[in-house]
Predicted 3D model of a 484-nucleotide part of an RNA (small-subunit ribosomal RNA, 5' domain) from an uncultured bacterium.

Context: one part of a larger RNA
RNA sequence: AAGGAACGCUGGCAGCGUGCAUAACACAUGCAAGUCGAACGAUGAAGCAUUCUUCGGAAUGUGGAAGAGCGGCGAACGGGUGAGGAACACGUAAGAAUCUGCCCCUCGGUCGGGGACAACUCUUGGAAACGAGAGCUAAUACCCGAUACGCUGUGGAGUGAAAGAAUUUCGCCGAGGGAUGAUCUUGCGUCUGAUUAGCUAGUUGGUGUGGUAAAGGCAUACCAAGGCGACGAUCAGUAGCUGGUCUGAGAGGAUGAACAGCCACAUUGGAACUGAGACACGGUCCAAACUCCUACGGGAGGCAGCAGUGGGGAAUUUUCCGCAAUGGACGAAAGUCUGACGGAGCGACGCUGCGUGAAGGAUGACGGCCCGCGGGUUGUAAACUUCUUUUCUCGAAGAAGAAGCUCUGACGGUAUUCGAGGAAUAAGCAUCGGCUAACUCCGUGCCAGCAGCCGCGGUAAGACGGAGGAUGCAAGUGUUAUUC
Numbered sequence: 001a002a003g004g005a006a007c008g009c010u011g012g013c014a015g016c017g018u019g020c021a022u023a024a025c026a027c028a029u030g031c032a033a034g035u036c037g038a039a040c041g042a043u044g045a046a047g048c049a050u051u052c053u054u055c056g057g058a059a060u061g062u063g064g065a066a067g068a069g070c071g072g073c074g075a076a077c078g079g080g081u082g083a084g085g086a087a088c089a090c091g092u093a094a095g096a097a098u099c100u101g102c103c104c105c106u107c108g109g110u111c112g113g114g115g116a117c118a119a120c121u122c123u124u125g126g127a128a129a130c131g132a133g134a135g136c137u138a139a140u141a142c143c144c145g146a147u148a149c150g151c152u153g154u155g156g157a158g159u160g161a162a163a164g165a166a167u168u169u170c171g172c173c174g175a176g177g178g179a180u181g182a183u184c185u186u187g188c189g190u191c192u193g194a195u196u197a198g199c200u201a202g203u204u205g206g207u208g209u210g211g212u213a214a215a216g217g218c219a220u221a222c223c224a225a226g227g228c229g230a231c232g233a234u235c236a237g238u239a240g241c242u243g244g245u246c247u248g249a250g251a252g253g254a255u256g257a258a259c260a261g262c263c264a265c266a267u268u269g270g271a272a273c274u275g276a277g278a279c280a281c282g283g284u285c286c287a288a289a290c291u292c293c294u295a296c297g298g299g300a301g302g303c304a305g306c307a308g309u310g311g312g313g314a315a316u317u318u319u320c321c322g323c324a325a326u327g328g329a330c331g332a333a334a335g336u337c338u339g340a341c342g343g344a345g346c347g348a349c350g351c352u353g354c355g356u357g358a359a360g361g362a363u364g365a366c367g368g369c370c371c372g373c374g375g376g377u378u379g380u381a382a383a384c385u386u387c388u389u390u391u392c393u394c395g396a397a398g399a400a401g402a403a404g405c406u407c408u409g410a411c412g413g414u415a416u417u418c419g420a421g422g423a424a425u426a427a428g429c430a431u432c433g434g435c436u437a438a439c440u441c442c443g444u445g446c447c448a449g450c451a452g453c454c455g456c457g458g459u460a461a462g463a464c465g466g467a468g469g470a471u472g473c474a475a476g477u478g479u480u481a482u483u484c
Stems, first nucleotide, its partner, number of pairs: 001483002005480005012354006018347002020312001025310003029307003034073003040069001043066001047062006080265003090189007098182002103178008111145004120135006150159003164170002191237003198228003203225008240262004244255004267288005290301004318344001320343003326340001327338004357387004367378004392421006401411001428473005433454003439468005449456002
């Protein structure tokens, strides 16, 4: 000097930041990913019209709110955490044998058919979770045929696409290019230990085959016997990496909270499915531990999302408001969803700013302390006089942030402005032997105690305790631990 600090004493305000570093310990409760009726079938509220009416209403038509289902897109983003990992994980510089939904550009196409399955109805099992059987039905769901560029192949040839909805338009399929995102490879850099010296059989290379979006021992069969290592292999320990941050004149050292990029993980271990993209935090399956429900047959769950609880700890916040803004998903749109985000709340945790009054005021009052008893000091300090109102309290007005004609503001009656009142509401903490700014008295008597180092204390202690005074910093000030 610094901080994601903690503790003691003290504490007025505002702005901007920041807040589980420990148990990747366990979690009650609520919310955090939905959306589209302009893809589809069935159900169909309000309203409106007609007819009937016992005036209660009923039927029909229109209408289309609503929500389960089928279908599409999203759910792989956003948000969290740092357990693991010493590695092409990260950083940087090169590269290729690759894929890429939505978006942009160019070219071409969108033909003809078919059979189902939910919803629904009936029957039925189960305590529940959840099912089973029979029957009906639509589509931008599914399938077949045709054709086209394309793909495979030396060639003959083979393979092989599409979907409509609404009336402004949006879609669907194929090919080529772009953009974005992703995958893979390589050079260099990247902690400690030799009280770890040898390590390695898919191991190193080749051939064939398989596999992948793709090169490759990636996998497999066969063949060869290689490959790495004192320029530190292997083993062990520790650790997310970086831009940066702190310190320092620099070189360097330490560090990786917040913000940004990358990686890894989602109770523990394993696996694949769907998909353009996952081997998927709020998806599936299996195993394990734990918790819960049960009619004992069987089921349910995963806060390292936002709040919040217990526990651990020296220690770290509200079960708040809003989608008004920015951004995201879906939708033609209106809009819906969004604990991302925007805000408010709590904490002197940090930085910055402001205030706790200003000017005058000496017979230097009273009181306190000291004294050589003359006085000195507290001290212009107070009282007192004249002002001011930053703050504070009350009242009135009241935003910008809204883009996009109208409408739309959580924050918030906030910021800000005006008026009224009254010095009114606001100072502490540490130190005073030297280092080191600041000194006397009393008490104590190697006791009680102090202390960062040197060292103080055994009867006149400037070093202990108290008082008066002084010094330093100031809404803080000291201490402790840590880094330079």